[in-house]
């Protein structure tokens, strides 16, 4: 932006507009007639006259108004309708007709005698059902016919003037030919012929005007010519004849679409889409085909025939055409009243009056569209209810909004008044006037419509809705839903805290409308003239020649086609643009001007391009002298070295691989010697060197050949580039005949490898490879970069020349043609190009336009084939891509580290038991943790509680706890009853005050409660990568930009440690230190440690005074830092059994855990958002369960013994702990323990006995004096209570187990191992676990290839929820759409052959007619029909290729 349609919704009004589909059928009714001033005439109506007379009838009269139907004229070819055909001179446009017609109209000129015979009506008869028709008689004209005059009129003939465009025009003479209508009031009004005029046609040209080359050749009337013939008129329009021509790549000719333009939408223009309404013109009127009449038709509302349909009908035969206005049906998302009038504008007739007039005016319906108007306005905060939110009794919003106060009256309603449109014709009167006519006043004429307007009255009264709210994009919150319902333009949303779904509040847009849907243009520079591009993103042909095209070097002269400028004609109206007016404004409409980029015509300009002539030499190209080269082709010759044959010579293997086989060999291989033969290819020199257009080219070495390059400038004198169509070359495979055939080598056999292995590896081998002729004609045929010419900085190396001047080999300069590298600017998304250009220009060519389908199917064409060229849709997807960044990844490097690995040591994994976990059972076996980072984890302690589970009995403001506010004095204790207990029910006792009150219950009441759910809504803490050495910023450089530098490099560290270097300086948070504990020491200071010296004391003891010296204890302090010292090294620093130190290179050990990473873990500590239950998912209670046990699994204890068991004695710790506890020590118990009991709130007492060790002794290798599990009896102890389900002792049983598959842990020194101690928790203990103390006290690391983690640099990458990643193809499932195909069916056009209406033309007419002419017969032609073969171009089709989506 829309002829729109659909959903909601809806007051007016004014303009406009209203079958885009079925050119599909059509019911009624209208849409073209009119003329009596052309005629005969008179059927209906009226008037009148007159009869009959029963005063209102009937019948007579064409007399009059007038007039059905008839003959005659005019008009029905205009006006209204539709787009069905048509790619066409159809349409636009600009010309031409010297090749033409033109009724009415206007001008001029000339005439308008004289007769005739029919006809239709009417009248009579007849045939049909109708339609219509036939036959007799009789009659008229402005119907028809004969003649008369006529002329610039037509025809023929001749000759002069004059002018033009070929054919020819214009004047002038003769000859022949051909006209008429009449009305009448006498005014005029018709007729006839000629002439010009105007208007309306015809015909012909130039340009212009759709798609497909997967349509490339068409054509016999076809193209031209002579003659006829025909038409208003030129033409092959049509026929005879005679020529062979005409169109075509600038797109013939076939398909398939389409009515052309002026507009109209769009758009910055250039364009692009579109042709609805109004104008133009074109073509149709059921399909088709034909003529007639006419001034004009090949006629929408005439005619004939043919075909379909559809009515009638008495079955014999007729009728019909709504793409005219109105209505039906039917088709479809969809388009309107079966209206009113000729007032007014136009049109037909007519003299008029006036008749016709679905043109046209005007009304109905419809928000369809464009315009205007209105739903009020102002005050008004208790910021009202109400609703929504909310941090919640507080706010916020809705919101001056509403109430209420005040004004206003557009629209509506309702009463009154009322248009403009109306001018004029006709009559009548007047004046003008020579006639035609002209003025001028009078009455009259309005569908719309009592409508538009206008004035009154009442009264905020009568009037807002639809779409949005996740970006785009203006507008945000609850509530429900829960990967459902659903939403979508694209991106996406939705899986339990959805601004994206639905509704709600509240908000944004526009508003009598608002959304969707379909169409077009824009955005889109995304078909690129304006105005892309082509190394890597789509896309440079494989290369060369060369045709047509395109493009082309200096200097002149002519021309003026291009090209510029002026002038004229055209470019219809409307519309668009300025601008003025008219409807109260706008839409609308009307006036004027611009414009209107175009076409032809003409004047002139001449720079530039074209044409044409002349010249020139620098592009091109000859020539002469020279140079190089794996440049082709064709014959000749060579050695190596494979193989192979023969012989010798020797003998067991050999060959071959990751490591075997297979395969070769005692029939004598492999290796080695000689001799032969054969076939392919040419080692060394050989190279980021040569040469060819490309593909390609390599031993010597003849012939033939082509070519570049360099020097001269002698010749020619634009002879050039490019290059579509063609042409020609064109690797390998690979195909055809015919050779060859050594080695290697598809297929193919065998052996391995493997889960498998139709591969790799290996043994063998056939096509091949090679030759020679002839096919194919593609390569990632690459520089992924067409060719040709010009101009832009440089260094460097190379390969062939050429010059120079010193030299005298050679070097250097210079310059020309290549081949390479590296860069300025410049370009370029970047990589990157960068005088070999992908820079800057100019010329030609080719080719690209999102992925896939697809280089695919059809058709074509080439080919022996194989296959190649050309080359596409449906459908599908939102990406596909390219180049670069930082990550992560590699069975990629490098570079380092860590109990990673390797070197050791000791476990696990096998047995018994503890312990958790999974499964399973259960009424319940609460709950969480689950690779590493769960599984002796949460639990540092489940008989009751604990406790969250289950079974049962209770309780509803509830077990706790807090505020307010009331009542009472209790609460609590004992006691008795019922009950598993909670708990209920009796009864006893019963209290503090400073008088404010505490405290307790009881009522109310506000907060309950909840280990119920989400660790994926959170916080808080934790575990891990990891004590691994990384994570970052701020300037600043550098990049379009992600982002990169800094942090990388070269060396060092445990270490982004530290040191040099650097477009970086530099900073943060990690490392490290600062902090504890630990190893020396020294200073204070001693008590309950400690005791050397002094003294007393004892059986003995630091018992005691006393001391401070030493241990120790607990506060300060010092020490270690590569500081010295050799090497090495620039330094950082490293070695060094180095000095010196109690200690040596962060001494040891703990604390400390960077950005972050696992949606790791935890709502069941604890705290929260949301959800959830509220006589229960809360709450007391008893009881039971968390302890089950076919079975798996992790962590653990204790062993399988003599480095041991067992007994006896003897010695040495550290750290903790104790008043509801430790309990010395004495008795008793065999013991667990039991009973008295000092002392200790702890360096004083006590737990306490340290244990491995030590020395003496036994046991001797066994299922034992190992091992202790299982069970029995019996006791101790805690505890309300040890049934389920404690610990412990005594004593009696003595299982597995003999050292542990695969596999797998943990550990580098006071470490592993091994030995006891203590404490949390706790009445008691299932503790062999946890956390911490100390005793003895080792072995090994060569070393980093590999395994595991991990840093760093780099390098690839299609991954980025990042390799547990991403993805390919089959087969299976469902769905779409396609190719093929045996047939099968429809469709348009063309051909040949048969028929062949109606008309037309031709012929003939003996019949009709005075004639004119006709009927009649009959040839040609042609619609239609009917056979026929094919050829196109559609549908459908068993089956059957593929391809797209889906999880």
């Nucleotide at each position: 932006a829309u002829g729109a349609a659909c959903g909601c919704u809806a007051g007016c009004g004014g303009c406009a507009g209203g079958c885009c589909u079925a050119a599909u059928a059509c019911a009624u009714g209208c849409a073209a007639g009119u003329c009596g001033a052309g005629g005969g005439g008179c059927a209906g109506c009226a008037u009148u006259g007159g009869u009959a007379c029963u005063u209102g009838u009937a019948c007579c009269a064409g007399a009059u108004g007038g007039c059905g139907a008839c003959c005659g004229g005019c008009g029905g070819a205009c006006g209204g309708g539709u787009g069905c055909g048509u790619a066409a001179c159809g349409c636009g446009u600009a010309u031409g007709c010297a090749a033409c017609u033109u009724g009415c109209c206007u001008u001029c000129a000339a005439c308008u005698g004289a007769g005739g015979g029919a006809u239709a009506g009417c009248c009579c008869g007849g045939a049909g059902a109708a339609a219509u028709u036939c036959g007799g008689a009789u009659u008229a004209a402005u119907a028809c016919c004969u003649u008369a005059u006529a002329g610039u009129a037509c025809u023929u003939u001749a000759a002069g003037a004059g002018g033009a465009c070929a054919u020819c025009c214009u004047c002038u003479a003769a000859a022949g030919u051909u006209a008429a209508a009449g009305a009448u009031u006498u005014a005029u009004c018709g007729g006839u012929u000629g002439a010009a005029g105007a208007u309306a046609g015809g015909c012909a040209u130039g340009c212009g005007u759709g798609a497909c080359a997967u349509u490339a050749g068409u054509u016999a009337g076809u193209u031209g010519g002579u003659g006829a013939g025909g038409u208003a008129a030129c033409g092959g329009c049509u026929c005879a004849c005679c020529a062979a021509g005409a169109c075509u790549a600038c797109g013939a000719u076939g398909u398939c679409u389409a009515g052309g333009g002026g507009g109209u939408c769009u758009g910055a223009g250039a364009g692009g889409a579109u042709g609805a309404u109004c104008c133009c013109c074109c073509a149709c009127a059921c399909u088709g085909g034909c003529a007639c009449u006419g001034a004009g038709a090949u006629a929408c509302g005439g005619g004939c025939c043919a075909g379909a349909c559809u009515c009638c009908u008495a079955c014999g035969g007729g009728a019909g055409g709504c793409a005219g206005c109105a209505g039906u049906a039917g088709g479809g998302a969809a388009u309107a009243u079966u209206g009113g009038u000729c007032a007014a504008u136009g049109g037909g007739c007519g003299a008029a009056a006036g008749c016709c007039u679905g043109a046209a005016c005007c009304a109905g319906c419809c928000a369809u569209g464009c315009c205007g108007c209105g739903u009020g306005c102002a005050g008004g905060a208790a910021g009202a209810c109400g609703g929504c939110c909310u941090u919640c009794u507080g706010g916020g919003u809705u919101g001056u909004a509403a109430a209420c106060u005040g004004c206003u009256u557009u629209u509506g309603a309702c009463a009154g008044g009322g248009a403009a449109g109306a001018a004029a014709g006709a009559g009548u009167c007047c004046c003008u006037u020579g006639c035609g006519a002209g003025g001028g006043a009078u009455a009259u004429u309005g569908a719309c419509g009592g409508u538009a307007c206008c004035u009154g009255u009442a009264g905020a009264a009568u009037a807002a809705g639809c779409a949005c709210c996740g970006g785009c994009u203006a507008a945000c919150u609850c509530c429900g839903u829960g990967c459902c319902a659903g939403c979508a333009g694209c991106c996406g949303c939705g899986g339990u805290a959805a601004u994206a779904c639905g509704g709600a509040g509240g908000g944004u847009g526009c508003a009598a409308g608002c959304g969707u849907u379909g169409u077009c243009c824009g955005g889109a520079u995304u078909u690129a003239u304006u105005g892309g591009g082509u190394u890597u993103a789509a896309a440079g042909g494989g290369u060369g020649c060369g045709u047509a095209g395109g493009c082309g070097g200096a200097c002149u002269u002519u021309u003026a086609a291009g090209u510029c400028a002026g002038u004229g004609g055209u470019g219809a109206a409307a519309u668009g643009c300025u601008u003025c007016a008219g409807c109260u404004c706008a839409a609308c409409u009307g006036g004027a001007g611009a414009c209107g980029u175009g076409c032809c015509a003409u004047u002139g300009a001449u720079a530039c391009u074209g044409a044409a002539g002349g010249u020139c030499u620098u592009g091109a190209g000859u020539g002469a002298a020279g140079u190089c080269g794996a440049g082709g082709u064709a014959g000749g010759c060579g050695g190596a070295a494979u193989u192979g044959a023969u012989g010798g010579u020797g003998u067991a293997g050999c060959g071959g691989u990751g490591a075997a086989a297979u395969g070769c060999a005692u029939a004598g291989a492999u290796a080695u010697c000689a001799u032969c033969a054969a076939g392919a290819a040419c080692a060394c020199c050989g190279a980021u060197a040569g040469c060819g257009u490309a593909g390609g080219c390599a031993g010597c070495u003849u012939a033939c050949u082509a070519g570049a390059c360099u020097u001269c400038a002698a010749c020619u004198g634009a002879c050039g580039c490019u290059g579509a169509u063609g042409c020609a070359c064109g690797a390998a495979a690979g195909c055809g005949u015919g050779g060859g055939g050594a080695g290697c080598g598809a297929a193919c056999a065998g052996g391995a490898u493997u889960a498998g292995a139709u591969a790799c590896c290996c043994u063998g081998g056939u096509a091949g490879u090679c030759c020679a002729c002839g096919c194919c004609g593609u390569a990632a045929a690459c520089g992924a970069u067409g060719c040709u010419c010009a101009c832009u900085c440089g260094c460097u190396g190379u390969u062939g020349g050429c010059a120079c001047a010193c030299u005298a080999c050679u070097a250097g300069u210079g310059u020309c043609a290549g081949c390479g590298g590296c860069c300025a600017a410049g370009c370029g998304a970047a990589a990157g190009c960068g005088u070999u250009a992908a820079g800057u220009g100019a010329g030609c060519c080719a080719c690209c336009u999102g992925g896939g389908g697809a280089g695919u199917a059809c058709g074509c064409u080439g080919g022996c084939a194989a296959c190649a060229g050309u080359g596409a849709a449906a459908c599908u997807c939102a990406a596909a891509g390219g180049a670069a960044u930082u990550g992560a990844c590699g069975g990629g490097g490098g570079u380092c580290c860590g109990c990673a690995c390797a070197a050791g040591c000791g476990g696990u994994g096998g047995a018994g038991c503890a312990u958790g976990u999974g499964g399973u059972u259960u009424a319940a076996u609460u709950c969480g943790a689950u690779g590493a980072u769960a599984c002796g984890c949460g639990a540092g302690g489940a008989a009751c509680c604990u406790u969250a589970c289950c079974u049962g009995g209770g309780c509803u403001c509830g077990a706790a706890u807090g505020g307010u506010a009331u009542a009472u004095g209790a609460c609590g204790u004992c006691c008795c009853g019922a009950g598993a207990a909670a708990u209920c029910g009796g009864g006893a006792u019963u209290a503090c005050u400073u008088c404010g009150g505490g405290c307790a219950u009881u009522u109310a009441u506000c907060a309950a409660g909840g280990u119920g759910c989400u660790g994926c809504a959170u916080g808080g803490c934790u575990g891990u990568c990891g004590u691994c050495a990384g994570c970052u910023c701020g300037u600043g450089c550098c990049g379009u930009g992600a982002g990169g530098u800094g942090u990388u490099g070269g060396g060092u560290u445990a270490a982004g440690u530290c040191c040099c270097g650097c477009a970086a300086c530099g900073a943060g948070c990690g490392c490290a230190a600062c902090c504890c504990c630990u190893a020396u020491u020294c200073u204070u200071a001693g008590u309950u440690g400690c005791c050397a010296g002094c003294a007393c004391g004892u059986a003995a003891u630091g018992g005691u005074g006393g001391g401070g010296a030493c241990u120790c204890u607990a506060a300060g302090g010092a020490g270690a830092c590569u500081g010295c010292c050799u090497g090495c090294g620039c330094a950082a620093g490293c070695a060094g059994a180095g000095a010196g130190g109690a200690a040596g290179g962060u001494g040891g050990g703990g604390a400390c855990g960077a950005c972050g990473u696992c949606a790791a873990g935890u709502c069941a500590u604890c705290a929260u958002g949301g959800c959830c239950c509220u006589u229960a998912c809360g709450c007391c209670c008893a009881g039971g369960g968390c302890u089950a046990c076919a079975c798996a699994c992790g962590u653990g204890c204790u062993a399988c013994a003599a480095u041991g068991g067992g007994g006896u004695g003897c010695a040495c710790a550290g750290a903790g702990g104790g008043u509801a506890g430790c309990g010395a020590c004495a008795c008793g118990g065999u013991a667990a323990c039991g009973u008295g009991a000092a002392g200790c709130c702890a360096a004083u007492c006590u737990c306490a006995a340290a244990a491995a060790g030590c020395a003496c002794u036994u046991c001797u290798c066994a299922g034992u004096u190992c091992g202790g599990a299982u069970u029995g009896a019996g006791g101790u102890c805690u505890g309300c209570a040890a049934c389920u389900c404690g610990a412990c002792c005594u004593c009696a049983u003595g299982a597995a187990g003999u050292u542990g598959g695969a596999a797998u842990c943990g550990c580098u020194a006071g470490u592993a191992a091994u030995c006891g101690c203590a404490u949390a928790u706790c009445a008691g203990c299932a503790a062999u676990g946890a956390u911490g103390c100390g005793g003895u006290g080792a072995a090994u690391a060569c070393g980093u290839u590999c395994c595991c983690g991990g840093a760093c640099c780099u390098u690839g990458u299609a991954c980025a929820c990042a390799c547990c990643g991403c993805c390919c193809g089959u087969c299976a499932a469902g769905c779409c759409a396609u190719g093929g195909a045996a047939g099968u069916c429809a469709g348009g056009g063309g051909g040949a052959c048969c028929u062949g209406a109606a008309g037309a033309c031709g012929g003939u007419g003996a019949c009709c007619g005075u004639a004119a002419g006709g009927a009649g017969c009959u040839g040609u032609u042609u619609a239609g029909g009917g056979u026929u073969a094919a050829a196109c171009c559609a549908g459908c089709g068993a089956c059957u290729g593929g391809g797209g989506c889906u999880a």
Molecule: small-subunit ribosomal RNA
Organism: uncultured prokaryote